[in-house]
Context: one part of a larger RNA
RNA sequence: GAUGAACGCUGGCGGCGUGUCUAACACAUGCAAGUCGAGCGGACCUUGCGAGAGUGGAGACUUCGGUCGAAGCGAUCGCUCUGGUUAGCGGCGGACGGGUGAGUAACACGUGGGUAAUCUGCCGUUCUUUGGGGAAUAACAAUCAGAAAUGGUUGCUAAUACCGCAUACGAUCCUUUUGAGGCAUCUUGAGAGGAAGAAAGAUUUAUCGAAGAAUGAGGAGCCCGCGUCUGAUUAGCUAGUUGGCAGGGUAACGGCCUACCAAGGCGACGAUCAGUAGCCGACCUGAGAGGGUGAUCGGCCACAUUGGGACUGAGACACGGCCCAAACUCCUACGGGAGGCAGCAGUGGAGAAUAUUGCGCAAUGGACGAAAGUCUGACGCAGCAACGCCGCGUGAAGGAAGACGGUUUUCGGAUUGUAAACUUCUAUCGACAGGGACGAAUAAUGACGGUACCUGGGUAAGAAGCCCCGGCUAACUACGUGCCAGCAGCCGCGGUAAUACGUAGGGGGCAAGCGUUAUCC
Numbered sequence: 001g002a003u004g005a006a007c008g009c010u011g012g013c014g015g016c017g018u019g020u021c022u023a024a025c026a027c028a029u030g031c032a033a034g035u036c037g038a039g040c041g042g043a044c045c046u047u048g049c050g051a052g053a054g055u056g057g058a059g060a061c062u063u064c065g066g067u068c069g070a071a072g073c074g075a076u077c078g079c080u081c082u083g084g085u086u087a088g089c090g091g092c093g094g095a096c097g098g099g100u101g102a103g104u105a106a107c108a109c110g111u112g113g114g115u116a117a118u119c120u121g122c123c124g125u126u127c128u129u130u131g132g133g134g135a136a137u138a139a140c141a142a143u144c145a146g147a148a149a150u151g152g153u154u155g156c157u158a159a160u161a162c163c164g165c166a167u168a169c170g171a172u173c174c175u176u177u178u179g180a181g182g183c184a185u186c187u188u189g190a191g192a193g194g195a196a197g198a199a200a201g202a203u204u205u206a207u208c209g210a211a212g213a214a215u216g217a218g219g220a221g222c223c224c225g226c227g228u229c230u231g232a233u234u235a236g237c238u239a240g241u242u243g244g245c246a247g248g249g250u251a252a253c254g255g256c257c258u259a260c261c262a263a264g265g266c267g268a269c270g271a272u273c274a275g276u277a278g279c280c281g282a283c284c285u286g287a288g289a290g291g292g293u294g295a296u297c298g299g300c301c302a303c304a305u306u307g308g309g310a311c312u313g314a315g316a317c318a319c320g321g322c323c324c325a326a327a328c329u330c331c332u333a334c335g336g337g338a339g340g341c342a343g344c345a346g347u348g349g350a351g352a353a354u355a356u357u358g359c360g361c362a363a364u365g366g367a368c369g370a371a372a373g374u375c376u377g378a379c380g381c382a383g384c385a386a387c388g389c390c391g392c393g394u395g396a397a398g399g400a401a402g403a404c405g406g407u408u409u410u411c412g413g414a415u416u417g418u419a420a421a422c423u424u425c426u427a428u429c430g431a432c433a434g435g436g437a438c439g440a441a442u443a444a445u446g447a448c449g450g451u452a453c454c455u456g457g458g459u460a461a462g463a464a465g466c467c468c469c470g471g472c473u474a475a476c477u478a479c480g481u482g483c484c485a486g487c488a489g490c491c492g493c494g495g496u497a498a499u500a501c502g503u504a505g506g507g508g509g510c511a512a513g514c515g516u517u518a519u520c521c
Base pairs, nucleotide, nucleotide: 001520002519003518005517006516007515008514009513012392013391014390015389016388017387018385019384020350025348026347027346029345030344031343034092035091036090039089040088042086043085044084045083048079049078050077051076054073055072059068060067061066099303100302101301109227110226111225112224113223114222115221118220119219120218123216124215125214126213127212128211129210130209131165133163134162140155141154142153143152144151145150172195173194174193175192176191177190178189179188180187181186201208202207229275230274231273236266237265238264241263242262243261244260246258247257248256278300279299280298281297282293283292284291285290305326306325307324308323309322328339329338330337331336356382358381359380360379364378365376366375367374368373395425396424397423398422405416406415407414408413429462432456433455434454435453439448465510466509467508468507469506470491471490472489476505477504478503479502480501486493487492
């Protein structure tokens, strides 16, 4: 000098930041990923008309026992109108965004290259298409089982869901002709013949889509050179091990995997083993070289209770998906089920120690949608904390009888000290009152927020502490104590005149902070 700090004493305001470094310990509760009805069939609500069980009882008749019976209400059914809602099928998104640093000493990261060994949804540009059929299934209905979670059977139905067929400009494969190039395997252009392979519709008629291909952008995979902590009181390590051939697998090269063959490969230029650790841009320090760190912010990686696995998909071996095993917690009718905060808040625990179960999608960004819009604990804000940095204030000028009081004294005085009182002035901040935004791109839409800011009146009022004073090191006296009590970073103070302990007066330093502790330079 610095800190994601903590502790002690103290504490007025504002702006901007930062805030579980420990138990990758366990988690109550709420929220954090949905969206599209302009893909689809239903269901429900909504308009009108008709039918209508039943209800109702005006009124009429009556042999007084009863009989007939309009209006009205109306379960239900059929047709019809417009709009709305949405459980299910289907599409896109849940691989982004957000968290954490356990593991990892590694092509994980950084940097520079390679991919003639690769993939790429959405988006941009370009070319060519979008013909004609089929069979199901959820929802739904019926029924059955179960405490529940959920499941079984039968029947019905739709699609941009699924499956054949046709067609094929590109593209792919096989045969073949002919050029060009390179970097070894090879790459690439033109042509002929053959083979297999596509599609989906919706609508408000504006459009939005679907299929095949080329290219771009952005993204991703893989490979390589160099760099990347400590220990030799770790010296040998290795059998898919090292290489080859053949095959499989992958988007792709490769012992990535398998069979066979060979016996190699690494190592004092430190292999192997052990310990520690996410890496970097950066941050701290330093004149620099260097040393230390890797919080916040940004890039990359890894992980999602522990271990394993694949499915779907352009992309995952997938935090809020699936399956299995394990530990733990919960429900249970004991047969069986449910769960995963290292998302935002919050709770317990651990700890020296770290915040609200807040407001809003107004802005920025993201997902879906033609759009309106919906969702968004990303994000924007607010709350708490002197945790940090920066700024401001706690008054200014005058004022000597150098007051009172305190301390000290050689008793004369000295000092506190222009300090106070007193006079005049000012009003930053705070408090009160009035006005009141920008951020919004406006037709509309502001969480923050009646906030920032502006104005007004009035009051010195509401706002100073902490450490130190032997030397290092700025700052001294008195009393108490008497090697006691105590101090201390080092040297060292204290045993009767202690500037070193304690208190007081005075002084020095910093200041809403000041000291101490810890760590780094």

This is a predicted structure of a 521-nucleotide part of an RNA (small-subunit ribosomal RNA, 5' domain) from an uncultured bacterium. It matches the Rfam family "Bacterial small subunit ribosomal RNA". Its family is annotated with ribosome and structural constituent of ribosome in the Gene Ontology. The RNAcentral record of the full RNA draws on ENA.